Context: one part of a larger RNA
RNA sequence: GAUUGAACGCUGGCGGCAUGCCUAACACAUGCAAGUCGAACGGUAGCAGGCCCAUUUGGGUGCUGACGAGUGGCGGACGGGUGAGUAACGCAUGGGGACCUGGCUGGUAGAGGGGGACAACUCGGGGAAACUCGGGCUAAUACCGCAUACGCCCUACGGGGGAAAGCGGGGGACUUUCGGGCCUCGCGCUAUGAGAUGGACCCAUGUCCGAUUAGCUAGUUGGUAGGGUAAGGGCCUACCAAGGCGACGAUCGGUAGCUGGUCUUAGCGGAUGAUCAGCCACACUGGGACUGAGACACGGCCCAGACUCCUACGGGAGGCAGCAGUGGGGAAUAUUGGACAAUGGGGGCAACCCUGAUCCAGCAAUGCCGCGUGGGUGAAGAAGGCCUGCGGGUUGUAAAGCCCUUUCGGUUGGGAGGAAAAGCCUGGUGCGAAGAGUGCUGGGUGUUGACGUUACCGACAGAAGAAGCACCGGCUAACUCCGUGCCAGCAGCCGCGGUAAUACGGAGGGUGCGAGCGUUAAUC
Numbered sequence: 001g002a003u004u005g006a007a008c009g010c011u012g013g014c015g016g017c018a019u020g021c022c023u024a025a026c027a028c029a030u031g032c033a034a035g036u037c038g039a040a041c042g043g044u045a046g047c048a049g050g051c052c053c054a055u056u057u058g059g060g061u062g063c064u065g066a067c068g069a070g071u072g073g074c075g076g077a078c079g080g081g082u083g084a085g086u087a088a089c090g091c092a093u094g095g096g097g098a099c100c101u102g103g104c105u106g107g108u109a110g111a112g113g114g115g116g117a118c119a120a121c122u123c124g125g126g127g128a129a130a131c132u133c134g135g136g137c138u139a140a141u142a143c144c145g146c147a148u149a150c151g152c153c154c155u156a157c158g159g160g161g162g163a164a165a166g167c168g169g170g171g172g173a174c175u176u177u178c179g180g181g182c183c184u185c186g187c188g189c190u191a192u193g194a195g196a197u198g199g200a201c202c203c204a205u206g207u208c209c210g211a212u213u214a215g216c217u218a219g220u221u222g223g224u225a226g227g228g229u230a231a232g233g234g235c236c237u238a239c240c241a242a243g244g245c246g247a248c249g250a251u252c253g254g255u256a257g258c259u260g261g262u263c264u265u266a267g268c269g270g271a272u273g274a275u276c277a278g279c280c281a282c283a284c285u286g287g288g289a290c291u292g293a294g295a296c297a298c299g300g301c302c303c304a305g306a307c308u309c310c311u312a313c314g315g316g317a318g319g320c321a322g323c324a325g326u327g328g329g330g331a332a333u334a335u336u337g338g339a340c341a342a343u344g345g346g347g348g349c350a351a352c353c354c355u356g357a358u359c360c361a362g363c364a365a366u367g368c369c370g371c372g373u374g375g376g377u378g379a380a381g382a383a384g385g386c387c388u389g390c391g392g393g394u395u396g397u398a399a400a401g402c403c404c405u406u407u408c409g410g411u412u413g414g415g416a417g418g419a420a421a422a423g424c425c426u427g428g429u430g431c432g433a434a435g436a437g438u439g440c441u442g443g444g445u446g447u448u449g450a451c452g453u454u455a456c457c458g459a460c461a462g463a464a465g466a467a468g469c470a471c472c473g474g475c476u477a478a479c480u481c482c483g484u485g486c487c488a489g490c491a492g493c494c495g496c497g498g499u500a501a502u503a504c505g506g507a508g509g510g511u512g513c514g515a516g517c518g519u520u521a522a523u524c
Base pairs, nucleotide, nucleotide: 001524002523003522004521006520007519008518009517010516013371014370015369016368017367018366019364020363021329026327027326028325030324031323032322035074036073037072040071041070043067044066047065048064049063050061051060052059053058081282082281083280090207091206092205093204094203095202096201099199100198104195105194107192108191109190110189112146114144115143121136122135123134124133125132126131152160153159154158166187167186168185169184170183171182174181175180208254209253210252215245216244217243220242221241222240223239224238225237226236227235257279258278259277260276261272262271263270264269284305285304286303287302288301307318308317309316310315335361337360338359339358343357344355345354346353347352374404375403376402377401384395385394386393387392408465410460411459412458413457414456418451423445424444425443426442427441428440429439430438431437468513469512470511471510472509473494474493475492479508480507481506482505483504489496490495
């Protein structure tokens, strides 16, 4: 000099864009953060409507809109947080072959025919509660057989074992038990091969300090056979051999998430890994598996432990390193805010619902950037202050005065863009028997804004509301007086102070930067 997720002191007008627990991976009150689908299903607790009975307060009826609880599907493995652990194939770069991949894309083939349950519900029982037990009824895209089988397996002209599900919109003939059948379109289902995406595994090289850590290793190193896995492999097991690593630093100890990057620097390097992005690890501590395409799963389950809470003492409940917020720790780090309007995600045919992701607002000079605190004129060089060789000098065109302007702030009025969709109407074209319906592609219409008193523009009033901080011995830009008298004090280094201190304290003056300025800490 540059820099910072900074803090402290003094001071503080406005805006834009960023950033904001670096410490206790300490403990957490409260609210919210993952739901959705009635176009899978049986149904109807509540609400609204219809219908029926009605003597009023009413009663009945799932008939309709809808829908609590339940069965079922998809999603809760993403998104969000943190950096404890990890010196490792964890990460980075470059490769490899023995693998899996829900949803998505495009392809091939199929979707035939049956069955028995379990919730909800009802009845009964246990419990303080959490909840739970038994009997009975019932539906499905839930579950289980049969048929068929491309691909799969075997001793291979043969044999073995294996799938599926419907729902909704519309409709000309034909048919009907008036629900439909049948046809068609959309969504879904099964098998399989391909792609894309995501993931698992292996190798090479690189990746902090210590030798006051020199030897380490029995599943250890390799082979054979088997098991296991989605898959190669001592991954595991049995047997056999005796290997494997190490001064090019093994082992052990300490420290640490890694990277793109960031800071500094002419560069080489050095330091660092906040925000943003990629990967990894973790989710009260330790262990375990279940489900599933995917987890050994932050807001799932089981066991053990510590802690907290409830209890009728028998037994139960919980996990903010999600967003806010509280206590604590600390020099120190924000609101228990608004909205799903946009972007994206989950579910759904859709409408839509959910979304503390996200977008915004609030707080903080924490940082960067921009603007303002007025402009012109004005010598009687006013008054006052300070200095003085007492003549004067300086503050100083500074002020006052006169003439202007009105940014920002204030009040008031106007006012974009972030909005494209969805829905509705209507063309073309594909499917199709079809002028239904629907996919694709146009036209028209039409609604949706948290921010928001938005940005921006106009009007009004009036210089009106807006300057400080550090320094002035040398380094280093800037000097005098008074006080003090090795005292009080200053200090980054050299050093100042013991009666004329430009170095202490005050004043006047000056210098530097300026909504900041200094100090401390830290890196180059």
Source information: Small-subunit ribosomal RNA, 5' domain from an uncultured bacterium, 524 nucleotides, folded computationally. The RNAcentral record of the full RNA draws on ENA, Greengenes and SILVA. The prediction has a mean pLDDT of 86.